[in-house]
């Protein structure tokens, strides 16, 4: 220096002005208005994908079904998260990725090519036998090539992602684990090491058994619905319910400007319970909470002690907007320094620039989206 690995914090600062939500104090008859002080988004608030708390609803047990989880050890309130490993795959490396339990329990798949592809299979070739009115050779017997038919045989070519372990020796008519060594696999055993996955190492059997399960499917473990629009409490208007009173020509009630009388109208009125509805108050801001520090643990975590919390709580939904000075990044002219130069470095001025994004019960995580800054590493190449 270039290129790539993995980690950490931050997410401009301070000030004016003008508004906004809450809260507490004052003013106020009053939670109305006004003053004043104080707090007001985030690493992801975000997607709503897991898991949980919490509320209601269902539920004796247990089973079927459905649905998810899937190497181990550990950590958690729980988890599909997280830490440490194990094994496998990428990458020279630093490091990264993984639904990482069974196809040797049953069922299905699986294009092309190829003969043949799933209790495999014989196209050439190879090897045996039988026949032949071809040809060759020879007096003949035969012996060689060809053709036909029967049968072996997976060693060779030749298709394929894949052909039923590999190499080689032996063996055979030719061949084959048919035998035999050595090499991988598999299974069973001992010994060693590790809680454990597994890892080192010896040893027995010719056992060699293709892929595929984010294909049904089997085995092991977990799983009751629905969400704060849960739910709780408070409560008008109108109109329905139950219940009691008064009243229908012996007139309740109502209208006529307040009040009697008249006058009209006239079958309903009036109470009291109760559920529901708009609004309201709560749930909802002290919590599986933070900060520091000390312990235990490789870590994730986890314990104690200590302090801190009115400090976001809206509901069409507040947390904004603009001005200044600074601070950061990025071009540009010029000074100056540096270098033979291209060029670069520092300051000063001038222009720009500053990302994703907005809470809605609340919490663990996961993915997603995104700006530059620091630290640590790994390859490669310079210079001393």
């Nucleotide at each position: 220096g270039a290129c790539g690995c993995a980690g950490g914090a931050c997410a401009g600062a301070c000030g004016g002005u003008c508004g906004c939500c809450g809260g507490c104090g004052g003013u106020u008859c009053g939670c109305u208005u006004c003053c004043g002080c104080c707090g007001g988004a985030g690493g992801a608030a975000a997607g709503u994908c897991c898991g949980a708390a919490c509320a209601c609803c269902a539920c004796a047990g247990g089973g079927c079904a459905g649905g998810g989880u899937g190497c181990u050890c550990c950590a958690u309130a729980a988890c599909g998260u997280g830490g440490a490993g194990u094994c496998g795959c990428g990458g020279c490396a630093a490091c990264g990725c993984g639904a990482a339990g069974g196809c040797a329990a049953g069922u299905g798949c699986a294009a092309c090519a190829g003969a043949a592809a799933g209790c495999a299979g014989a196209c050439c070739g190879c090897c045996c036998g039988g026949c032949c009115g071809u040809c060759c050779g020879g007096g003949a017997a035969c012996g060689g090539a060809g053709g036909c038919c029967g049968g072996g045989u997976a060693a060779g070519g030749g298709u394929g992602a894949a052909a039923c372990g590999g190499u080689g020796c032996g063996g055979u008519a030719a061949g084959a684990g048919c035998g035999c060594a050595c090499c991988a696999g598999u299974u069973c055993u001992c010994c060693g090491g590790g809680u454990g996955a597994c890892c080192g190492g010896g040893g027995a059997a010719g056992c060699u058994g293709g892929g595929u399960a984010a294909a049904c499917c089997c085995c092991a473990c977990c799983c009751g619905g629905u969400g704060c629009a849960a739910g709780a409490c408070c409560a008008a208007a109108u109109a329905g319910g139950g219940g009691g009173g008064c009243g229908u020509u012996g007139g309740a009630g109502g209208g006529u400007g307040g009040c009697c009388c008249g006058c009209c109208c006239g079958a309903g009125c009036c109470c009291c319970c109760g559920g529901g509805u708009a609004g309201g108050u709560c749930g909802c801001a002290a919590g599986a909470g933070g900060u520091g520090c000390c312990g235990g643990g490789c870590a994730a975590c986890c314990g104690g002690c200590a302090c801190c919390c009115a400090c976001a709580g809206a509901u069409g939904a507040a947390u904004g907007a603009u001005c200044g000075u600074c601070g950061c990044c990025c071009g540009c002219c010029g000074c100056c320094g540096g270098g033979c130069a291209a060029c670069c470095g520092u300051c000063c001025g001038c222009g720009g620039g500053a990302a994703c994004a907005g809470a809605a019960u609340u919490c663990g995580g996961c993915u997603u989206a995104c700006g530059g800054c620091c630290u640590g590493c790994g390859u490669c190449g310079g210079c001393c």
This is a predicted structure of a 384-nucleotide RNA (Bacterial RNase P class A) from a Desulfobacterales bacterium. Its mean pLDDT, the model's own confidence on a scale to 100, is 76. A source record names the gene rnpB. The RNAcentral record of the sequence draws on ENA. Its Rfam family is "Bacterial RNase P class A". The family's RNA type in Rfam is ribozyme. The model forms 95% of the base pairs in the Rfam consensus.